[in-house]
RNA sequence: GCUGAUGUGGCUCAGUCGGUAGAGCACAUCCUUGGUAAGGAUGAGGUCGGCGGUUCAAGUCCGCUCAUCAGCU
Numbered sequence: 001g002c003u004g005a006u007g008u009g010g011c012u013c014a015g016u017c018g019g020u021a022g023a024g025c026a027c028a029u030c031c032u033u034g035g036u037a038a039g040g041a042u043g044a045g046g047u048c049g050g051c052g053g054u055u056c057a058a059g060u061c062c063g064c065u066c067a068u069c070a071g072c073u
C1' cells in the first nucleotide's frame, strides 16, 4: 500500500425483507434472613464508532472516515 471482518447500555452479545432498540451478567431500591449468600419484585441506564447520502421512515442500504483484528504484498 491492497483486501476482508468487527464496532449496538458498565461487560458479553442478539436485532428477520428498512417500520418506535432487546437479552444475560453487573448496578440501584424493596421483599425474604438473627446476619450473609441464594431467591423474588420493581427500576435506572444506550439513539447503535464518526460524518454525509438514499428513503415517508435507517442499527439495517450507499459513500467517506476512525479504531481493533486477520490476510496479502
Base pairs, nucleotide, nucleotide: 001072002071003070004069005068006067007066010025011024012023013022019056027043028042029041030040031039049065050064051063052062053061
This is a predicted structure of a 73-nucleotide RNA (transfer RNA) from an uncultured Clostridia bacterium.
The coordinates come from a structure-prediction model, not an experiment, and the mean pLDDT is 81.
It was read from a public genome assembly.